About this RNA
The part of an RNA shown here (small-subunit ribosomal RNA, 5' domain) has 493 nucleotides and comes from a Candidatus Amesiibacteriota bacterium. Model confidence (mean pLDDT): 85 of 100. Taxonomically the source falls in Candidatus Amesiibacteriota (Bacteria, Bacteria candidate phyla).
[in-house]
Context: one part of a larger RNA
RNA sequence: GGAUGAACGCUGGCGGUGUGCCUUAAGCAUGCAAGUGGAACGCCCGACUAAGUUUCGCGCAAGCGAAAUUUUGACGGGAGUCGCAGACGGGUGAGUAAUGCAUAGGAAUCUACCCUUUGGCGGGGAACAACAAUCCGAAAGGAUCGCUAAUACCGCAUAAGAUCGCAAGAUGAAAGACCUUAACGGGUCACCGAAGGAGGAGCCUAUGUCCUAUCAGCUAGUUGGUGGGGUAAGAGCCUACCAAGGCUAUGACGGGUAGCUGGAUUGAGAGAUCGGUCAGCCACAAUAGCACUGAGAUACGGGCUAUACGCCUACGGGCGGCAGCAACUGGGAAUUUUGCGCAAUGGACGAAAGUCUGACGCAGCGACACCGCGUGAGGGAUGAAGGCCUUAGGGUCGUAAACCUCUUUUGUCCCGACACACGUCGGGGAGAAUAAGCACUGACUAACUACGUGCCAGCAGUAGCGGUAAUACGUAGGGUGCAAGCGUUAUCC
Numbered sequence: 001g002g003a004u005g006a007a008c009g010c011u012g013g014c015g016g017u018g019u020g021c022c023u024u025a026a027g028c029a030u031g032c033a034a035g036u037g038g039a040a041c042g043c044c045c046g047a048c049u050a051a052g053u054u055u056c057g058c059g060c061a062a063g064c065g066a067a068a069u070u071u072u073g074a075c076g077g078g079a080g081u082c083g084c085a086g087a088c089g090g091g092u093g094a095g096u097a098a099u100g101c102a103u104a105g106g107a108a109u110c111u112a113c114c115c116u117u118u119g120g121c122g123g124g125g126a127a128c129a130a131c132a133a134u135c136c137g138a139a140a141g142g143a144u145c146g147c148u149a150a151u152a153c154c155g156c157a158u159a160a161g162a163u164c165g166c167a168a169g170a171u172g173a174a175a176g177a178c179c180u181u182a183a184c185g186g187g188u189c190a191c192c193g194a195a196g197g198a199g200g201a202g203c204c205u206a207u208g209u210c211c212u213a214u215c216a217g218c219u220a221g222u223u224g225g226u227g228g229g230g231u232a233a234g235a236g237c238c239u240a241c242c243a244a245g246g247c248u249a250u251g252a253c254g255g256g257u258a259g260c261u262g263g264a265u266u267g268a269g270a271g272a273u274c275g276g277u278c279a280g281c282c283a284c285a286a287u288a289g290c291a292c293u294g295a296g297a298u299a300c301g302g303g304c305u306a307u308a309c310g311c312c313u314a315c316g317g318g319c320g321g322c323a324g325c326a327a328c329u330g331g332g333a334a335u336u337u338u339g340c341g342c343a344a345u346g347g348a349c350g351a352a353a354g355u356c357u358g359a360c361g362c363a364g365c366g367a368c369a370c371c372g373c374g375u376g377a378g379g380g381a382u383g384a385a386g387g388c389c390u391u392a393g394g395g396u397c398g399u400a401a402a403c404c405u406c407u408u409u410u411g412u413c414c415c416g417a418c419a420c421a422c423g424u425c426g427g428g429g430a431g432a433a434u435a436a437g438c439a440c441u442g443a444c445u446a447a448c449u450a451c452g453u454g455c456c457a458g459c460a461g462u463a464g465c466g467g468u469a470a471u472a473c474g475u476a477g478g479g480u481g482c483a484a485g486c487g488u489u490a491u492c493c
Stems, first nucleotide, its partner, number of pairs: 001493004006489005013373006019366002021331001026329002030326003035084003040081002043078004048073001050071009091284003100209007109201003114197007122156001124154002131146001133144004162171003176189005210256003217247003222244008259281004263274004286307005309320004337363001339362003345359001346357004376406004386397004412429007437482005443462002448477005458465002
């Protein structure tokens, strides 16, 4: 000199773009953050609609009106079955020095939704929620019995291709809904088998990846083989037996520290330091363990068990997990709103309309950073008043001010257009108005005098300054530097 997710002191006009718990992976009141589909399904409720039945009133009658009830149709709401999505998106960096990451390769694998191609979609059955009844419980919730639908579940048939098998042969599938038609039928979206693709995921190898020898030996599923098991898949991945191997000064094993990378800062470069925001990968979700479901999880807002903590309780028992967005407490030098909206982009579901979306888009707060703009422009000497200095003549602040002319960025007030979550654009009124500080001034280092103080008070990055004329302390005037900032501190180059 440059840099920062900065903090502190003094000061502070505006806009744009970014950015904001680096500390206790400490604890969390409250609200929201993952739902969706009625074109898979049966119910319940509501106000309607049309048709029928009964009763009542009026009427001679036709009929009109009212009430109750049954069925039909479409609409709105509710829980439930079922499907898909909750494995994405969002957060954090605890752990991890290698089951990680980066680069380059590899073979023994899987893949929902999507795309392409191909072959099918026939015929039956039994249940369980919801609901109703009875009962238990403070609650959370649960038990028994009865009824019911489906794209839920289970058989039968069929099998091009698939799997097993040397072969003969054997095994294994499916679901409908809506629109249309007088009907047959046609169409759309689904469903099942198979092949390929795209994207995604799992596994293996090589090379690289911090400090420490005041860590020198480490290892029994350990290293290899055979049989068996297991996985989507190779393998001591697991197991029985056999052999005695395997790693290591090119640093094993142990200890410390640490998420890794694209990149960032600095430097002429070599390098050094860092890994916040954004992007890729990994790991984690109070702590530890476990599996279930599923194409995919050993699953942040699913489940079970244990532990710690907290809450409710009728003491029998239950409930919870902000390292999602806000907010709160605590810690700390220190880090924001319990905001608006799904209008855009993206995602889930849906045929669609649409619903959901604290992702995201916006707004709010903070000079935290970078960039831009402004605090006026031109004229104006009697060099005014006043301050400071003075050799008392004058010098300086200084064209600076006053005063005259002009302009209106920004701010403020008014109106209009577009957009409508936010906002964007245009026109007009008054008015120089609403807007300058901070540090330094002995040398390094740009900028000097006066007074006060008297080794005191104090300054200080370094050497040092101050003991009676201090350009080094304090104040004033002047000056220098930067400027909505300026200094200080911390850290890196």